[in-house]
RNA sequence: AGAGUUUGAUCCUGGCUCAGGACGAACGCUGGCGGCGCGCCUAACACAUGCAAGUCGAACGAGCGAGAGAGAGCUUGCUUACUUGAGCGAGUGGCGAACGGGUGAGUAACGCGUGAGGAACCUGCCUCAAAGAGGGGGACAACAGUUGGAAACGACUGCUAAUACCGCAUAAGCCCACGGCUCGGCAUCGAGCAGAGGGAAAAGGAGCAAUCCGCUUUGAGAUGGCCUCGCGUCUGAUUAGCUAGUUGGUGAGGUAAUGGCCCACCAAGGCGACGAUUGGUAGCCGGACUGAGAGGUUGAACGGCCACAUUGGGACUGAGACACGGCCCAAACUCCUACGGGAGGCAGCAGUGGGGAAUAUUGCACAAUGGGGGAAACCCUGAUGCAGCGACGCCGCGUGAGUGAUGAAGUAUUUCGGUAUGUAAAGCUCUAUCAGCAGGGAAGAUAAUGACGGUACCUGACUAAGAAGCACCGGCUAAAUACGUGCCAGCAGCCGCGGUAAUACGUAUGGUGCAAGCGUUAUCCGGAUUUACUGGGUGUAAAGGGUGCGUAGGUGGUGAGACAAGUCUGAAGUGAAAAUCCGGGGCUUAACCCCGGAACUGCUUUGGAAACUGCCUGACUAGAGUACAGGAGAGGUAAGUGGAAUUCCUAGUGUAGCGGUGAAAUGCGUAGAUAUUAGGAGGAACACCAGUGGCGAAGGCGACUUACUGGACUGCUACUGACACUGAGGCACGAAAGCAUGGGUAGCAAACAGGAUUAGAUACCCUGGUAGUCCAUGCCGUAAACGAUGAUUACUAGGUGUUGGGGGAUUGACCCCCUCAGUGCCGCAGUUAACACAAUAAGUAAUCCACCUGGGGAGUACGACCGCAAGGUUGAAACUCAAAGGAAUUGACGGGGGCCCGCACAAGCAGUGGAGUAUGUGGUUUAAUUCGAAGCAACGCGAAGAACCUUACCAGGUCUUGACAUCCGAUGCAUAGCACAGAGAUGUGUGAAAUCCUUCGGGACAUCGAGACAGGUGGUGCAUGGUUGUCGUCAGCUCGUGUCGUGAGAUGUUGGGUUAAGUCCCGCAACGAGCGCAACCCUUAUCUUUAGUAGCCAGCAAUUAGGAUGGGCACUCUAGAGAGACUGCCAGGGAUAACCUGGAGGAAGGUGGGGAUGACGUCAAAUCAUCAUGCCCCUUAUGGGCAGGGCUACACACGUGCUACAAUGGCGUAAACAAAGGGAAGCAGAGUCGUGAGGCCGAGCAAAUCUCAAAAAUAACGUCUCAGUUCGGAUUGUAGUCUGCAACUCGACUACAUGAAGCUGGAAUCGCUAGUAAUCGCGAAUCAGAAUGUCGCGGUGAAUACGUUCCCGGGUCUUGCACUCACCGCCCGUCA
Repeated sequence: AGAGUUUGAUCCUGGCUCAGGACGAACGCUGGCGGCGCGCCUAACACAUGCAAGUCGAACGAGCGAGAGAGAGCUUGCUUACUUGAGCGAGUGGCGAACGGGUGAGUAACGCGUGAGGAACCUGCCUCAAAGAGGGGGACAACAGUUGGAAACGACUGCUAAUACCGCAUAAGCCCACGGCUCGGCAUCGAGCAGAGGGAAAAGGAGCAAUCCGCUUUGAGAUGGCCUCGCGUCUGAUUAGCUAGUUGGUGAGGUAAUGGCCCACCAAGGCGACGAUUGGUAGCCGGACUGAGAGGUUGAACGGCCACAUUGGGACUGAGACACGGCCCAAACUCCUACGGGAGGCAGCAGUGGGGAAUAUUGCACAAUGGGGGAAACCCUGAUGCAGCGACGCCGCGUGAGUGAUGAAGUAUUUCGGUAUGUAAAGCUCUAUCAGCAGGGAAGAUAAUGACGGUACCUGACUAAGAAGCACCGGCUAAAUACGUGCCAGCAGCCGCGGUAAUACGUAUGGUGCAAGCGUUAUCCGGAUUUACUGGGUGUAAAGGGUGCGUAGGUGGUGAGACAAGUCUGAAGUGAAAAUCCGGGGCUUAACCCCGGAACUGCUUUGGAAACUGCCUGACUAGAGUACAGGAGAGGUAAGUGGAAUUCCUAGUGUAGCGGUGAAAUGCGUAGAUAUUAGGAGGAACACCAGUGGCGAAGGCGACUUACUGGACUGCUACUGACACUGAGGCACGAAAGCAUGGGUAGCAAACAGGAUUAGAUACCCUGGUAGUCCAUGCCGUAAACGAUGAUUACUAGGUGUUGGGGGAUUGACCCCCUCAGUGCCGCAGUUAACACAAUAAGUAAUCCACCUGGGGAGUACGACCGCAAGGUUGAAACUCAAAGGAAUUGACGGGGGCCCGCACAAGCAGUGGAGUAUGUGGUUUAAUUCGAAGCAACGCGAAGAACCUUACCAGGUCUUGACAUCCGAUGCAUAGCACAGAGAUGUGUGAAAUCCUUCGGGACAUCGAGACAGGUGGUGCAUGGUUGUCGUCAGCUCGUGUCGUGAGAUGUUGGGUUAAGUCCCGCAACGAGCGCAACCCUUAUCUUUAGUAGCCAGCAAUUAGGAUGGGCACUCUAGAGAGACUGCCAGGGAUAACCUGGAGGAAGGUGGGGAUGACGUCAAAUCAUCAUGCCCCUUAUGGGCAGGGCUACACACGUGCUACAAUGGCGUAAACAAAGGGAAGCAGAGUCGUGAGGCCGAGCAAAUCUCAAAAAUAACGUCUCAGUUCGGAUUGUAGUCUGCAACUCGACUACAUGAAGCUGGAAUCGCUAGUAAUCGCGAAUCAGAAUGUCGCGGUGAAUACGUUCCCGGGUCUUGCACUCACCGCCCGUCA
């Protein structure tokens, strides 16, 4: 000293929370010793029992009396009389009991603190001083007797003493009243001196004595008390008025003393916004805790004061009480009782019950310190000194030290190698602080006397022995791993953690922190500048009153003089001690204790200073005001006047509609509307001018004229002389709506009615329409009453408009310059969280007022005031959340805007959706219909091909180290074959011949055995890798340095053009760069060259007429290498650019066509069933083998295809032209057989050679003639072919026969821009067989695009935003 938490991120505001310290503490776990402290915070609740205040015989009279003396009687050791008598001791008397000890209920008060005053007072015992004590008297207790009562306690009669009580004498001094003198004081007055008059005292005891202790009066002191005053002392105004002894006076009473303290009379005062009265709470202080301080909180222990003693009241005694262990009364409670009556008071020390989270022994001693009594000895003392209990706190010590690596065992973890615990342990060598044992043994005490206590302390021997826990380990905050659990159990101070890999739960190991303690909880301060005096704010975060006038108050211009209240300075008093700080000292140290100093920031008194504030005096004119002269203005009030327009009425013309809307309807109209003309009525509002123009305090004010009237501005002199500013309360004004009464009512128009819209439409739209709007009077008193910005004053760069004045210059009403007062914009410094403000400040200063202190609850409730009401003003709490909020940033989004693109729309072509069928999916069914894929981006998808296999599914029957891999041991052949059983897996039996390598050990191989392990298409694609889809082949996505911004971020990448493109050019606080785009790659289109077989054949030869051959490679073609296209050239446009348009040449022209190529990223997108893989799960089964079934089911729904519905066609006949591929478990020619699928045979070919192989649409000819047909081919029957172990479930094909739906398809919807769509066939992969699918190939070969308004998607700029999981968002209400 800060940190966490609002956001995707940022800055700010702002609350919540944490880290620190403290404690009379409590609770949980744990607990070795000692010292010093502390210990009912709750029930001022009730108390059993014991003790806590007595003492004096030297005040007094009895009584008892050990003992002593000395008599008598005799029973000679007993009785008794007398004297004396230590001692005990009830009673009288004295002193004490008013101290000490406890508690904090009450008290908001002169109670406390602090400082003064008492000339208005008292003071026992104590000290000093002065003066005295003469002489008498009468009683009452005790006691005795009688007597009452249960008791407590009395009553009566009689006796008696005193330091008990009462007169008399005396009076230095005292007191009372009187006059005189001298001094003093703040008033009343006080002090002293002398005088005369009156009044009031006394006690003795002890001692041989000396003498001592007492007694009386007076003065002084000391101590203690009482009273008064200044200042300070919690909270509520939702407590604003309180007061009748109240305020004062006179007189009397009372007191130690002043005083309405009390009483009588008189007067009517007194207190209060500087908070009276009243409600709530509370003992106050020195101090304590915290804090840098200022402050805040607190008042246990120790010390001072106060108050109280079961509750309330009262007095007595006394120096002192209205009295804790005294009295009386009342009340409650408890106890005793003979029911008549009595007794009691732990908030003393112990202790008990109760309450409570919670707080100790019915201990020892008066040895010390102190107190009471006494002459003293001494007695008393639960004050006090000690001990006991409690880790309650502070402080100190210990639980061992050294060495010790095999880094033991155990435990935890692990990538299985190790790592950690860890020199830790064990082992070896030492030591003895504490505790335990034994011996000695204090100080505290001056002679005696020691509870503590055989204590502290010292010494000796002895054993590492007897002595460590608690909390935490996600961030804040030091310290992590494993297992268990699976939004469960639980944690949590805040944020938050837990939904199957939890460093956050529980446990373990390890670690961190503190340590005889450690955590938790409660409370206080701090951090919190989060109530801001030090030290905050109010445009938008909470916060400027709606506005003015003005009271109290606060603040206030320039000289001069005086005073000294504030201020400054010196001195004095006080500020108790303890505490705090500093310096010393004593307990072994520390805590603790002692000594000295400082400090106690305060208050009081006094001397001085006079700058500033204040007060007083006397001046000034710069603030303010008055007079005069001007001009401006929707300033206000009242009266009058005017024209345009709407509506209505009357009359004319005129005829079928008008009106209204997105479109309509309600409505009006043939009883004549709308339209139009003329006349009239009435109400309301004042077009143009008109302007970020004017006026006003604000609300507000707009036709014209008149009257009355307020304010501001300018100019010039004259006057007043600080008269000023602000302004709590108060008063006044105050839009609209609303209320009351009375008018008025043209238009408009809440409510209401009707028509529409809509799922509904109590709305938006339309037709009507009442309050109201208007006037007068009276209320209401609020608005986003806003510039969301209080008023006043001064100062602080500029620029440019505009309104009203004045001045200069000028011929000038222009233009220009200066200036005052307003009103706007831009902008510097400065300010601000930023936005922004910026002489009209949100800048710099000053004064005054108002207001704020997290969000919600709530401007609500209650109370009070106002109002006719509506309602307004003032204005909480419980509870709840960890945020709510401001400004700005990046994105995403908008039925916001600008620009641009895309088969996106439009323009077209052909389809899908209807039929039949194929295929996939859903659903249903099933023993199973294995699993996955789910908008685009699942659905002819994984699957380039399920009869068995595949196969993962189902039922059955089987195996258990296993079908497969590695390791160990044993055996040696294994095995093939054959036979039997079985559906088969498998089982049983039989069993020939012999193998390969070798370093001769063995290995390969096989069987058997034991376990480690294998195995899993089991789960998790939300634990993963890899791969893939999609936005999207869209033009974007970023970085470095610099610059700007507090920052997130911005700039670059925006702008002007251009492009398919962030493509390029220009400009620019940016300059560069990267991934993307483009290009480089493949293919296709042209040419050249090289090569020429299996390809080709122009020319030559020859031919069986087939490039079959000789020959040639010219051409086609093949496949290598090259060329070619680059806006290169021309013209125009454009900015002399990029580029665009057109043209030439060219096979090709502006990326020539196509492909491969997919930026940063998004979708927790898809896949654990391609593969790989963490974790979890199964292990005679979720693994392996077998045979059969299923994946092919079928009321239905959807997607994708195929074939059609026909004449641009079907069928038949005979003809023409491809490309690209495949082929050895293969393609198969020709020949031959079959109507055919195909069969037989097998030439050729591992292919530019042979073969699949026929291309089809097309063209030609013929036929059909618009029909469910010679269209269409489903379905079905029969008979076959092929593949294959096998064709039933469940293959394809052939022939013959059968001949269904369907006549161009609703809403809706897909694809396509050129060699494309459409149409036609061909091939391949998979594959034994099985394509209408998929991937390729060529043939024929169109139409249309005006254009970008709209739909969808995308890019870019901008704007709004309460979204950021980002509009499939957020969020409000109702119901459950």